Annotation
Small-subunit ribosomal RNA, 5' domain from a metagenome, 495 nucleotides, folded computationally. The full RNA is in RNAcentral, with records from SILVA.

Context: one part of a larger RNA
RNA sequence: GAUUGAGCGCUGGCGGCAUGCCUAACACAUGCAAGUCGAACGGCAGCAUGAUGUGUAGCAAUACACAUUGAUGGCGAGUGGCGGACGGGUGAGUAACGCGUGGGAAUCUGCCCUAAAGUGGGGGAUAACCCGACGAAAGUCGGGCUAAUACCGCAUACGCCCUUCGGGGGAAAGGCUUCGGCCGCUUUUGGAUGAGCCCGCGUCGGAUUAGCUAGUUGGUGAGGUAAUGGCUCACCAAGGCGACGAUCCGUAGCUGGUCUGAGAGGACGACCAGCCACACUGGGACUGAGACACGGCCCAGACUCCUACGGGAGGCAGCAGUGGGGAAUAUUGCACAAUGGGCGAAAGCCUGAUGCAGCAAUGCCGCGUGUGUGAAGAAGGCCUGCGGGUUGUAAAGCACUUUCGGUAGGAAAGAUUAUGACGGUACCUACAGAAGAAGCACCGGCUAACUCCGUGCCAGCAGCCGCGGUAAUACGGAGGGUGCAAGCGUUAAUC
Numbered sequence: 001g002a003u004u005g006a007g008c009g010c011u012g013g014c015g016g017c018a019u020g021c022c023u024a025a026c027a028c029a030u031g032c033a034a035g036u037c038g039a040a041c042g043g044c045a046g047c048a049u050g051a052u053g054u055g056u057a058g059c060a061a062u063a064c065a066c067a068u069u070g071a072u073g074g075c076g077a078g079u080g081g082c083g084g085a086c087g088g089g090u091g092a093g094u095a096a097c098g099c100g101u102g103g104g105a106a107u108c109u110g111c112c113c114u115a116a117a118g119u120g121g122g123g124g125a126u127a128a129c130c131c132g133a134c135g136a137a138a139g140u141c142g143g144g145c146u147a148a149u150a151c152c153g154c155a156u157a158c159g160c161c162c163u164u165c166g167g168g169g170g171a172a173a174g175g176c177u178u179c180g181g182c183c184g185c186u187u188u189u190g191g192a193u194g195a196g197c198c199c200g201c202g203u204c205g206g207a208u209u210a211g212c213u214a215g216u217u218g219g220u221g222a223g224g225u226a227a228u229g230g231c232u233c234a235c236c237a238a239g240g241c242g243a244c245g246a247u248c249c250g251u252a253g254c255u256g257g258u259c260u261g262a263g264a265g266g267a268c269g270a271c272c273a274g275c276c277a278c279a280c281u282g283g284g285a286c287u288g289a290g291a292c293a294c295g296g297c298c299c300a301g302a303c304u305c306c307u308a309c310g311g312g313a314g315g316c317a318g319c320a321g322u323g324g325g326g327a328a329u330a331u332u333g334c335a336c337a338a339u340g341g342g343c344g345a346a347a348g349c350c351u352g353a354u355g356c357a358g359c360a361a362u363g364c365c366g367c368g369u370g371u372g373u374g375a376a377g378a379a380g381g382c383c384u385g386c387g388g389g390u391u392g393u394a395a396a397g398c399a400c401u402u403u404c405g406g407u408a409g410g411a412a413a414g415a416u417u418a419u420g421a422c423g424g425u426a427c428c429u430a431c432a433g434a435a436g437a438a439g440c441a442c443c444g445g446c447u448a449a450c451u452c453c454g455u456g457c458c459a460g461c462a463g464c465c466g467c468g469g470u471a472a473u474a475c476g477g478a479g480g481g482u483g484c485a486a487g488c489g490u491u492a493a494u495c
Stems, first nucleotide, its partner, number of pairs: 001495004006491005013367006019360002021325001026323003030320003035082003040079002043075002047073003050069008089278003098203007107195002112191002115188005120154001122152002129144006162167001174183003204250003211241003216238008253275004257268004280301005303314004331357001333356003339353001340351004370400004380391004404436001406431005414422001439484005444465003450479005460467002
């Protein structure tokens, strides 16, 4: 000098764009963050409509009330499907094929695209519901009825898989319809996307860590997996790694990049993007195309809560928010209008993703705090050699302007078939009036900027050199000056 996710002190007008728990991966009250489909299904708790019946009023049409009825719109709970493996968070662990880069073969892939064929015929259950029992609750058990795109067989397939041949095995589901069709389901081909696996090279410090290793290294066979493989197991052999640093210890998520520097390099890895790991701690599997699953399950542990003491419930490293820690880091906001995601044929529903708003000079950028004129060089302050000098065209005065801010009126694009949270916001117009808007640090040298007073090795300053013991440009105050400016200093940190 440059830089920062900064802190602190003094000060503080506006706007745009960014950024905002770096510490306790500490504990969490409350609300929300993943649902959706009635065009898969049985149904009908609530709402609305219709119909029927009864009653009241009326001459009547009808109105009102009550009851019945899934008949209709719809729909709580339930069966079933798809999605909860994405999106969002965090960086604890990890020195590793984790990441980066370049290759590879022994694999899977829901939804999507492409192509071919099929969607025939049967069956038995079970929730919801009803009845009963237990429990404080969470909930549990028994009996009875019922549906499906839930479940199970049969037929068909030779395109698919296993197999040398022979042979053996393996599917399905319907719904809606304006009757034109549409949406599905099953098997298979190829693709796309995503994922798993293997290898070369690169990837922090310590030798005051020198030896490490028994499924260890290799083979044969078997099991297992979507798939290769000591991945696992039986047997056999005795190997494998290491000063080109094994093992051990410490530290650490990695990268694109960021900061600095002329570069080489050094330091870092906030925000944004890719990959990885984790989800109270440890372990485990289930379901599924995909998980060993943040807002799923089981077991153990710590902690918190409820309890009728028998037993139960919970997991903010999602968004807000609270306590705590800390020098330090924001609202328990609005909206699904846009972009994207899930479900749905669609209408649509859900979406703390996202879009916005709020708070903070935390940063960068822009603008303003007035402009012109004005010498009696006013008053006052300060200095003085007492003549004057300086503050200083500065002020006042005169003449203007109105950015920003204020008030009032109008008012977008973003999104279109329609729909605007932002928002009566940006923007435009009018009005008034210089009106509402300057500080901070420094002035001995480095280093731009000097005098007076006070103090008297005291009080104090200080980045280094060093100032202060009676004329201190170095302490404190004042006048003046210098530098930056809505900031200025300082501390910490990197180059």